[in-house]
Molecule: ZMP/ZTP riboswitch aptamer (pfl RNA motif)
Organism: Streptomyces sp. MS191
RNA sequence: UGCGCGGGCCGUGACUGGCGCUUGAGGUGGAUCACCACCGGGGAGCGGCCCCGUGGACACCGCGCACCCGCGCGGACCGCGCUGCCGUGCGCCUGGGCGAACACC
Numbered sequence: 001u002g003c004g005c006g007g008g009c010c011g012u013g014a015c016u017g018g019c020g021c022u023u024g025a026g027g028u029g030g031a032u033c034a035c036c037a038c039c040g041g042g043g044a045g046c047g048g049c050c051c052c053g054u055g056g057a058c059a060c061c062g063c064g065c066a067c068c069c070g071c072g073c074g075g076a077c078c079g080c081g082c083u084g085c086c087g088u089g090c091g092c093c094u095g096g097g098c099g100a101a102c103a104c105c
Base pairs, nucleotide, nucleotide: 006051007050008049009048010047011046012045015042016041017093018092019091020090021089026039027038028037029036030035052081053080054079055078056077060075061074062073063072064071065070084098085097086096
């Protein structure tokens, strides 16, 4: 310095705010004004299936070696793939959601 630290499909899906600028930056209606409803779009996460990489154990299956102790490989099986992520013009703010870890019940 470069690359990688997973990928695909289906379903479900929290959260999806206000102001200014540029305007292509959502629309409509309402409000007790950084909220509500509906439509559109975005969407992490979760669930299922499949693929890839990697680790484990070899009790199961298959193959090979050995020849009656077993060893190796593949399949199946059980894990892992970390740093946080999401609202998709920019800026200033506000408020959430999800995931992970820890503590308590």